This is a predicted structure of a 394-nucleotide part of an RNA (large-subunit ribosomal RNA, domain III) from a Thermovirgaceae bacterium. The full RNA is in RNAcentral, with records from ENA.
Context: one part of a larger RNA
RNA sequence: AAGUAAGCGAGAAGAGAGGUGAGAAUCCUCUCCGCCGAAAACCAAAGGUUUCCUGGGGAAGGCUCGUCCGCCCAGGGUAAGCCGGGACCUAAGCCGAGGCCGAAAGGCGUAGGCGAUGGACAAUUGGUUGAAAUUCCAAUGCCACCCAAGAGCCGAUUGAGGAAGGGAUGACACAGGAGGGUAAGUUAAGCGCACCGUUGGUAGAGUGCGUCCAAGCCAGUAGGGCGCAAGACAGGCAAAUCCGUCUUGCAAGAAGCCUAAGAGGUGAUGGGGAGUGAAAUCUAAGUAACGAACUAACCGAUCCCACACUGUCAAGAAAAGUCUCUAACAAGGAAAAUGGGUGCCCGUACCGUAAACCGACACAGGUAGGUAAGGAGAGAAUCCUAAGGCGCGC
Numbered sequence: 001a002a003g004u005a006a007g008c009g010a011g012a013a014g015a016g017a018g019g020u021g022a023g024a025a026u027c028c029u030c031u032c033c034g035c036c037g038a039a040a041a042c043c044a045a046a047g048g049u050u051u052c053c054u055g056g057g058g059a060a061g062g063c064u065c066g067u068c069c070g071c072c073c074a075g076g077g078u079a080a081g082c083c084g085g086g087a088c089c090u091a092a093g094c095c096g097a098g099g100c101c102g103a104a105a106g107g108c109g110u111a112g113g114c115g116a117u118g119g120a121c122a123a124u125u126g127g128u129u130g131a132a133a134u135u136c137c138a139a140u141g142c143c144a145c146c147c148a149a150g151a152g153c154c155g156a157u158u159g160a161g162g163a164a165g166g167g168a169u170g171a172c173a174c175a176g177g178a179g180g181g182u183a184a185g186u187u188a189a190g191c192g193c194a195c196c197g198u199u200g201g202u203a204g205a206g207u208g209c210g211u212c213c214a215a216g217c218c219a220g221u222a223g224g225g226c227g228c229a230a231g232a233c234a235g236g237c238a239a240a241u242c243c244g245u246c247u248u249g250c251a252a253g254a255a256g257c258c259u260a261a262g263a264g265g266u267g268a269u270g271g272g273g274a275g276u277g278a279a280a281u282c283u284a285a286g287u288a289a290c291g292a293a294c295u296a297a298c299c300g301a302u303c304c305c306a307c308a309c310u311g312u313c314a315a316g317a318a319a320a321g322u323c324u325c326u327a328a329c330a331a332g333g334a335a336a337a338u339g340g341g342u343g344c345c346c347g348u349a350c351c352g353u354a355a356a357c358c359g360a361c362a363c364a365g366g367u368a369g370g371u372a373a374g375g376a377g378a379g380a381a382u383c384c385u386a387a388g389g390c391g392c393g394c
Base pairs, nucleotide, nucleotide: 014032015031016030017029018028019027033391034390035389036388041371042370043369047351048350051349052076053075054074055073056072057071061069062068081142082141083347084346085345086344088119089118093114094113095112099108100107101106123140124139125138126137127136143343144342145341146340147339148338153333154332161329165325166324167323168322169321173312174311175310176309179305180304181303185298186297187296188295190211191210192209193208194207195206196204212271213270216266217265218264223259224258225257226256227250228249229248230247231246232245233244235243236242272294275290276289313316357366358365373385374384375383376382
């Protein structure tokens, strides 16, 4: 030069009043206005690691301000047999006793082990805090093991039971449409509670709001699946009554068995519930406490029955677990009701389409999964809205 040029990070938008304070466009409260609403709402994985809550503060951080904050100081906060992981199983991959190879270092790899993004596996509803809840509390359940108890049953050489062994199951692709349900939603001249207007209009077919409830247990439905019995056998590395193969008989769209949503009953003489609503205020009020109705019809899922059925070819994990069969061994075995007991370790706050993660920033970028209401609509498009959240820190 000059307190000049330019900037203050999405054009969703603010306004008024009151409060606090030394100080207020910016903090708090209220009333309006505006924006999102398959999201700019909610849950939660990864990642972050105290950012959560309360009290205090204002140097610095905050693109202005600041009495405010994801900032600073102090104190507090994360409670589990049943949620997720481990004490269960295996996949890719990794490690790897012996072993093979290699100057050395080391490489490969059997048995074996580790390893979820998969399999298996027992909890629901309500309440509560300033901050935690399937974890605390209340109620109602369920699982495993131990102790007691043993009703009734099977078996003792005509062999019950019994595995790290055999077999079955577990056990799986993609596409398609149909059926039966439920959730959610809508309506109501049904039911209940509150309200009655300074008007264009108000005791009416008025207005507003509400009309709900799980796991578990009982019984077993719509639907789906499986033929049954006897005999024989160089197969299943031994054995087998199991599986497989063959033969015969019976049955045929039946019986029987297995499986299976939902509804019903119970759970519930319980909870929730619109609303009504204190006392005390130095003290956490719409709090404590009280508490009505709690039905019907329509519509209807991408959720359940269920990868069930049908179709197609590129033919779509493993192991544990469960059931069964016998071997060694072998005399007891399995077990209902009931009562009592035990139940370990780790995670659990908060953010999570974001100002808390990845981008040097309180950055218009990126970020797997789930829930996902109403009107119009084929629709999760689009527009307007609910719940809820915001108006993007000059």

Its mean pLDDT, the model's own confidence on a scale to 100, is 80.